This is a predicted structure of a 246-nucleotide part of an RNA (large-subunit ribosomal RNA, domain VI) from a Candidatus Falkowiibacteriota bacterium. Taxonomically the source falls in Candidatus Falkowiibacteriota (Bacteria, Bacteria candidate phyla). The prediction has a mean pLDDT of 88. It matches the Rfam family "Bacterial large subunit ribosomal RNA".
Context: one part of a larger RNA
RNA sequence: CGUAAAGAAACUUGAGAAGGCCGAUCCCUAGUACGAGAGGACCGGGAUUGACGAACCUCUAGUGUACCAGUUGUUCUACCAAGGGCAUUGCUGGGUAGCUACGUUCGGUUUGGAUAAGCGCUGAAAGCAUCUAAGCACGAAGCCGUCUUCAAGAUUAAGUUUCUUAGAUUCGCGAGAGACUAUCGCGUAAAUAGGUCCUAUGUGUAAGCCCGGCAACGGGUUUAGCAGAGGGAUACUAAUCAAUCG
Numbered sequence: 001c002g003u004a005a006a007g008a009a010a011c012u013u014g015a016g017a018a019g020g021c022c023g024a025u026c027c028c029u030a031g032u033a034c035g036a037g038a039g040g041a042c043c044g045g046g047a048u049u050g051a052c053g054a055a056c057c058u059c060u061a062g063u064g065u066a067c068c069a070g071u072u073g074u075u076c077u078a079c080c081a082a083g084g085g086c087a088u089u090g091c092u093g094g095g096u097a098g099c100u101a102c103g104u105u106c107g108g109u110u111u112g113g114a115u116a117a118g119c120g121c122u123g124a125a126a127g128c129a130u131c132u133a134a135g136c137a138c139g140a141a142g143c144c145g146u147c148u149u150c151a152a153g154a155u156u157a158a159g160u161u162u163c164u165u166a167g168a169u170u171c172g173c174g175a176g177a178g179a180c181u182a183u184c185g186c187g188u189a190a191a192u193a194g195g196u197c198c199u200a201u202g203u204g205u206a207a208g209c210c211c212g213g214c215a216a217c218g219g220g221u222u223u224a225g226c227a228g229a230g231g232g233a234u235a236c237u238a239a240u241c242a243a244u245c246g
Stems, first nucleotide, its partner, number of pairs: 001153001006164007016150004022050007034039001052107005060101004067094005072087006111145003118138001120136002167245004171187005192238003195234005201227003208221005
């Protein structure tokens, strides 16, 4: 821009496209059929598992330059103590959310149609025979569907419902979104983000003071203190005022 020479919101159809369709082992049938024996099934049923794929983070594990603790050197806060900076995040031990796999869950089912090789029925040409010439019935992990996803720029541009100043945008606060854009949520008739309070959770028992010890240090106050991307609550802060299209 078109669909659309009225506009808007919401919900669909599916032309077409893409993906999937995979293996293995064991058990039963059955040591049966078969076979002199050795050996050893078809068909059918069940269990487990591999690779592949999708989703997710409850568990396990990783990361986690938010966070907590320990610790070395140095410097600063006048000094002690306690802290800040720098040294790869200084190093080390843990670790929430998020993101992940090595983790968890699920998937390849059911069959329908037309067929290939092949097996047939009826049946002449050719009084017989013949699956084929007319006609008819079967038959594969393959083909077309069934399953999953996208999908009306499908220019053959589809359809349905509702509304008529409806609605949309700019703008602002944001994240289940994200390079930008877009998408989604919210904008005081408000919990959208921040803050504050509470908390799951993480770290592991703060500082100060007291006690013991010559001291290093230990113990008590104290399962503390700090953090809390997660979960709640709360208008304290910011979503003001407005404009544009229609």